[in-house]
RNA sequence: GCCGACGUAGCUCAGUGGCAGAGCAAGUGUUUCGUAAACACUAGGUCGAGGGUUCAAGUCCCCCCGUCGGCU
Numbered sequence: 001g002c003c004g005a006c007g008u009a010g011c012u013c014a015g016u017g018g019c020a021g022a023g024c025a026a027g028u029g030u031u032u033c034g035u036a037a038a039c040a041c042u043a044g045g046u047c048g049a050g051g052g053u054u055c056a057a058g059u060c061c062c063c064c065c066g067u068c069g070g071c072u
Base pairs, nucleotide, nucleotide: 001071002070003069004068005067006066007065010024011023012022013021018055026042027041028040029039030038048064050062051061052060
């Protein structure tokens, strides 16, 4: 330099055009002499940046950035 995959909550990931989610972690409460566990509830996101298509984009297109892999 070329090609491909990936980027979504603190972490691991789902979501393939129509309300942004799950598990774990965190906080609060119940329970316990107390802790842990269990149960219930709560909070947490400019969906990597910018632009385009569309009535509507996390999702489709372009470009850039980052990570990983392959080729040279």
Predicted 3D model of a 72-nucleotide RNA (transfer RNA) from Candidatus Omnitrophica bacterium UBA1562. Its Rfam family is "tRNA". Rfam classes the family as a transfer RNA. Rfam's curators write: Transfer RNA (tRNA) molecules are approximately 80 nucleotides in length. Its mean pLDDT, the model's own confidence on a scale to 100, is 83.